[in-house]
Two RNAs folded together computationally: RNase P RNA and transfer RNA, 425 nucleotides in total. The coordinates come from a structure-prediction model, not an experiment, and the mean pLDDT is 79.

RNA sequence: CAAGUUCCGCGGAUGAUCGCAGGUUUAAAGCCUGAGGAAAGUCGGGACUCCUCAAGCCAAGUCGGUUGCUAACAGCAACUCGCCGUGAGGCGGAGAAAGUGCCACAGAGAAGUAGACUACCCCUGUUUGGGGUACAGGUGAAACGGUGGGGUAAAAGCCCACCAGGGGCGGGGUGACUCGCCUGCUUGGUAAACCUCGGCUGGAGCAAGGUCAAGUAGGAGGCAACUGCUGUAGCAGUGCGUAGGCUUGCGUCAGGAUAAAUCCUGUGCCUCCGGGUGGACCGCUUAGAUUGAUGAUCAUCGGGGAUGAAAAUCCUUACAGAAUCCCGCUUAUAGCGGAACUAGCUCC
RNA sequence: GCGCCCAUAGCUCAGUUGGAUAGAGCGUUGGACUACGAAUCCAAAGGCCAGAGGUUCGAAUCCUCUUGGGCGCACCA
Numbered sequence: 001c002a003a004g005u006u007c008c009g010c011g012g013a014u015g016a017u018c019g020c021a022g023g024u025u026u027a028a029a030g031c032c033u034g035a036g037g038a039a040a041g042u043c044g045g046g047a048c049u050c051c052u053c054a055a056g057c058c059a060a061g062u063c064g065g066u067u068g069c070u071a072a073c074a075g076c077a078a079c080u081c082g083c084c085g086u087g088a089g090g091c092g093g094a095g096a097a098a099g100u101g102c103c104a105c106a107g108a109g110a111a112g113u114a115g116a117c118u119a120c121c122c123c124u125g126u127u128u129g130g131g132g133u134a135c136a137g138g139u140g141a142a143a144c145g146g147u148g149g150g151g152u153a154a155a156a157g158c159c160c161a162c163c164a165g166g167g168g169c170g171g172g173g174u175g176a177c178u179c180g181c182c183u184g185c186u187u188g189g190u191a192a193a194c195c196u197c198g199g200c201u202g203g204a205g206c207a208a209g210g211u212c213a214a215g216u217a218g219g220a221g222g223c224a225a226c227u228g229c230u231g232u233a234g235c236a237g238u239g240c241g242u243a244g245g246c247u248u249g250c251g252u253c254a255g256g257a258u259a260a261a262u263c264c265u266g267u268g269c270c271u272c273c274g275g276g277u278g279g280a281c282c283g284c285u286u287a288g289a290u291u292g293a294u295g296a297u298c299a300u301c302g303g304g305g306a307u308g309a310a311a312a313u314c315c316u317u318a319c320a321g322a323a324u325c326c327c328g329c330u331u332a333u334a335g336c337g338g339a340a341c342u343a344g345c346u347c348c
Numbered sequence: 349g350c351g352c353c354c355a356u357a358g359c360u361c362a363g364u365u366g367g368a369u370a371g372a373g374c375g376u377u378g379g380a381c382u383a384c385g386a387a388u389c390c391a392a393a394g395g396c397c398a399g400a401g402g403u404u405c406g407a408a409u410c411c412u413c414u415u416g417g418g419c420g421c422a423c424c425a
Stems, first nucleotide, its partner, number of pairs: 001344001003342008012301007020034005036319001040330002043328005048205004054248005060201005065079005080093005094196002099194002101190003112144001117137002119133005145163006164186002166183007209282004218273007225238005239252003253266005275424003302317006349421007358374004367405001376392005398414005
């Protein structure tokens, strides 16, 4: 110099006028405060609230190299292995050697110690015969470890060397993993198919939930249990309820009449039909609305681009906008700036 | 605000334990029939399966992100 990689930051400033929302001063006038790096998608967590603040097992969901950080997470950091890149770096990760399923078409054969289509070899009866072989060709995304040599009638881990994988033993490391030796043990892919292993998770969500006010018109159905014993208040069992199922646990209303069965009343809950309201406050916040404010115009100065010798002129200035709060991830983003690093060329 | 669902031809829909040319009806266009139309018959065109990326040998189908559309949820008695 030109090309890249990673990580960050900014993403308009000042003034005037007219407005908006909230707060404050008794009112007018005034004063103070008023969007973001993503406020977005609602993807993952948490706080908070209600559901009976319980425990265990299962189901369901979700995550997946290891170690650590964190309130928690699918987040972050370091390390490890594989692939890609000349490199800085980027992407990915349990198990397919537990079991089941699938692998279309083509192909002899798609996973079983299977398989002879073109083939190779032997026997000899010489061909429409019998036998051996998984080396070569062909098909396919993928062909039953790979390359080379020995061996053989032809072949083959049949044997040997190296490579890849599995198993065993030993060393290092908290661990993923790695190093060395032994052993022919050689087993396709797919788990974003079922599944296995391990970790985590109860469900619903601020329209959660709570207090009050206004107004209306209530009606129907159901539940608050049953049985046995003692004998008038308990025990036992069955059932029901409960945050998907099971077990344990917990709960299974009050008053009156009656010896009791039973009856009556009240209260609570659920479902359906009908009716009323479209409210206030808390939750809710140094932005805090409840149909939603945070704006518009002008001037000057910035940033970028075009024209131009210059002065200057013109154009442009993104993505997007809170709604209980917080931590992450992902996605969108005109333009500008910074730091570290990489390989190439040139000069000293 | 919160929760959930959908997207396949112009319209309405099939196609889902992934398999290679994605189908049907209506509609459109052309032809036949008819004096002319309608109906009927024959034939054809029309799809990157909403968009992008990934898993896989292979994706409408499985996973992730984005875009567009739709539905439900207020309080009191």
It holds a member of the Rfam family "Bacterial RNase P class A". The family's RNA type in Rfam is ribozyme. From the family's description: Ribonuclease P (RNase P) is a ubiquitous endoribonuclease, found in archaea, bacteria and eukarya as well as chloroplasts and mitochondria.